Predicted 3D model of a 73-nucleotide RNA (transfer RNA) from a Candidatus Omnitrophota bacterium.
């Protein structure tokens, strides 16, 4: 410099022909136990990287940026 992937909860991560934003884990509480742990129930956490277009409506589609990954040179 090119080209392509990715960016969603506190961690991994799902949600794609545009239509209410979700899992497991952790946390928080409760029930059980002399206690801890597991076990079951139940509660809370999101500017869906930033900005801008199109739409009646955008995590989803278009522009750009910014970060990380990886190819090429």
């Nucleotide at each position: 410099g090119c080209u392509g992937g990715c960016g969603u909860a506190g961690c991994u991560c799902a949600g794609u022909c545009g239509g209410u934003a979700g899992a497991g884990c952790a946390g928080c509480u409760g029930u059980u136990u002399c206690g801890u742990a597991a076990a079951c129930a139940g509660c809370g956490g999101g500017u869906c990287g930033g900005g801008g277009g199109u739409u009646c409506a955008a995590u989803u589609c278009c522009c750009u940026c910014c970060g990380c990954c990886a190819g090429c040179u």
Lineage of the source: Bacteria > Pseudomonadati > Candidatus Omnitrophota. Its mean pLDDT, the model's own confidence on a scale to 100, is 81. Its Rfam family is "tRNA". The family's RNA type in Rfam is transfer RNA.